[in-house]
Context: one part of a larger RNA
RNA sequence: UGACGGGGGCCCGCACAAGCAGUGGAGCAUGUGGUUUAAUUCGAUGCAACGCGAAGAACCUUACCAGCCCUUGACAUCCUCGGAACUUGGUAGAGAUACCUUGGUGCCUUCGGGAACCGAGUGACAGGUGCUGCAUGGCUGUCGUCAGCUCGUGUCGUGAGAUGUUGGGUUAAGUCCCGCAACGAGCGCAACCCUUGUCCUUAGUUGCCAGCGCGUAAUGGCGGGAACUCUAAGGAGACUGCCGGUGAUAAACCGGAGGAAGGUGGGGAUGACGUCAAGUCAUCAUGGCCCUUACGGGCUGGGCUACACACGUGCUACAAUGGUCGGUACAGAGGGAAGCAAACUCGCGAGAGCCAGCCCAUCCCAGAAAGCCGAUCCUAGUCCGGAUCGCAGUCUGCAACUCGACUGCGUGAAGUCGGAAUCGCUAGUAAUCGUGGAUCAGCAUUGCCACGGUGAAUACGUUCCCGGGCCUUGUACA
Numbered sequence: 001u002g003a004c005g006g007g008g009g010c011c012c013g014c015a016c017a018a019g020c021a022g023u024g025g026a027g028c029a030u031g032u033g034g035u036u037u038a039a040u041u042c043g044a045u046g047c048a049a050c051g052c053g054a055a056g057a058a059c060c061u062u063a064c065c066a067g068c069c070c071u072u073g074a075c076a077u078c079c080u081c082g083g084a085a086c087u088u089g090g091u092a093g094a095g096a097u098a099c100c101u102u103g104g105u106g107c108c109u110u111c112g113g114g115a116a117c118c119g120a121g122u123g124a125c126a127g128g129u130g131c132u133g134c135a136u137g138g139c140u141g142u143c144g145u146c147a148g149c150u151c152g153u154g155u156c157g158u159g160a161g162a163u164g165u166u167g168g169g170u171u172a173a174g175u176c177c178c179g180c181a182a183c184g185a186g187c188g189c190a191a192c193c194c195u196u197g198u199c200c201u202u203a204g205u206u207g208c209c210a211g212c213g214c215g216u217a218a219u220g221g222c223g224g225g226a227a228c229u230c231u232a233a234g235g236a237g238a239c240u241g242c243c244g245g246u247g248a249u250a251a252a253c254c255g256g257a258g259g260a261a262g263g264u265g266g267g268g269a270u271g272a273c274g275u276c277a278a279g280u281c282a283u284c285a286u287g288g289c290c291c292u293u294a295c296g297g298g299c300u301g302g303g304c305u306a307c308a309c310a311c312g313u314g315c316u317a318c319a320a321u322g323g324u325c326g327g328u329a330c331a332g333a334g335g336g337a338a339g340c341a342a343a344c345u346c347g348c349g350a351g352a353g354c355c356a357g358c359c360c361a362u363c364c365c366a367g368a369a370a371g372c373c374g375a376u377c378c379u380a381g382u383c384c385g386g387a388u389c390g391c392a393g394u395c396u397g398c399a400a401c402u403c404g405a406c407u408g409c410g411u412g413a414a415g416u417c418g419g420a421a422u423c424g425c426u427a428g429u430a431a432u433c434g435u436g437g438a439u440c441a442g443c444a445u446u447g448c449c450a451c452g453g454u455g456a457a458u459a460c461g462u463u464c465c466c467g468g469g470c471c472u473u474g475u476a477c478a
Stems, first nucleotide, its partner, number of pairs: 001478002003475003007472007015462002019425002022422002026316008034307002042053002064302007073125001077124002079121005086103001089100004107114002127291002130289003136285002138280003141276001143274001148187006154163003167178003193268004198236007208225002212223003239262001242256005318418001322377007334365003339358002344353003384415001389410007431454007
């Protein structure tokens, strides 16, 4: 100087408390451990691994296994020789591939040849998701959006170092004020950026429709309008600016006015010096080591989907604030050409047929759902719950056996609110309800990311648990 203390003081955080809803019990989905296996590819492992890499494992992907094949190689550069490239059909085979066969003879040219491509050969080389993340770059997680981490000069100390950065107040903040052997400065904080909340200006189609007119069973459908909504560009607005009080006359805090908004308005992006030899050699790059007729490459089939069991994360429930049936209302944000697909017809349905429209404020996906108005069920393993299984189908795709999703009929398991323990959340939040998207032929999605609808309870307080910041004290620690 740090680190540590079941030392002290001050302070903060959904840290506790106060509340709400869960997990832990059930069934299923998914990831992991374990076990099994020819293989169940590899990585991630307290918080910070476990719906993680994977924003799509039937083949492909794919890295694993078995079998069948190739050896200058699937890919790159160079050399030699031959042939344009390319292509039809057949045979064998699981295919990779092998053999036979058909058409084709192009482009440039100084007529020597050359360019692209294909085949054969030779060796330099290619290739490796092989090892080492404890050799590395890059990227990332974490403490933590915590308020800290440092430097120059000066001063003090023999020195390591100290001071500044401590102190009195204050703040979300090393934020600001005052004091002070310090005076300044940098990286962080804040602001500048995006979005949302109010208003104004400009613009007015594909969006809008107040007033005028036309038309319809009805609809901005039409003439028209530029007011309103909206769209998208520019501006205004919030700064403790104003008033009162407290305070040290300061910084600031408390209350108030005005205001759409008030003291960082809400949300996001933004992550200091560093810590964990944290994670990643399987995104990529890369040192070293290793393989080179194989640890490289191609193909078919299988596996990554196994299942006594254990754990994590979720979904659906156990019901009446509910289930079922009928009627009826209101979003936002997205996506669409190898695409989104209306209306119509067929089908109980998944879907099929046929195509209008749309490269999209125009058309489509597209019915929002919870809600509201009625009806029914009457506390029961039920008209709750839907697992499992049987049959019949639909769609995608060479192909749904291993191993897809969905539909109809039948079947109708566990489950009556969950032990010890434990997670999230302070407001348009939790809870609850549906909607869209990325990946994608299709799909395991109940995941992830986004969008809106309805919309709470509680916070006395900081003694205690956990994590953190500052000062101080002790130390057989570095």